[in-house]
Model confidence (mean pLDDT): 81 of 100.
A computed fold for a 72-nucleotide RNA from a Lachnospiraceae bacterium, annotated as transfer RNA.
The RNAcentral record of the sequence draws on ENA.
Rfam family: tRNA. It is annotated as a transfer RNA.

RNA sequence: UGGGAUGUAACUCAAUGGUAGAGUACCCGUCUUAUACGCGGUUAGUUGAGAGUUCGAAUCUCUCCAUCCCGA
Numbered sequence: 001u002g003g004g005a006u007g008u009a010a011c012u013c014a015a016u017g018g019u020a021g022a023g024u025a026c027c028c029g030u031c032u033u034a035u036a037c038g039c040g041g042u043u044a045g046u047u048g049a050g051a052g053u054u055c056g057a058a059u060c061u062c063u064c065c066a067u068c069c070c071g072a
Stems, first nucleotide, its partner, number of pairs: 001071007010024004018055001027041004048064005
């Protein structure tokens, strides 16, 4: 310097342009002499940043940022 991949909850990951979800974790309750396990419930997100297209964008387009891979 060129090309490619990834970026979503604290973590691991979903979501064909139409209400952003699951599991784990945290917290609360239940269970237990107590802890853990089990069971029930709650909380947790400006979808990496900015702009564009659209009635509507996590999703499509452009620029940038971070990490990784390949090439020179």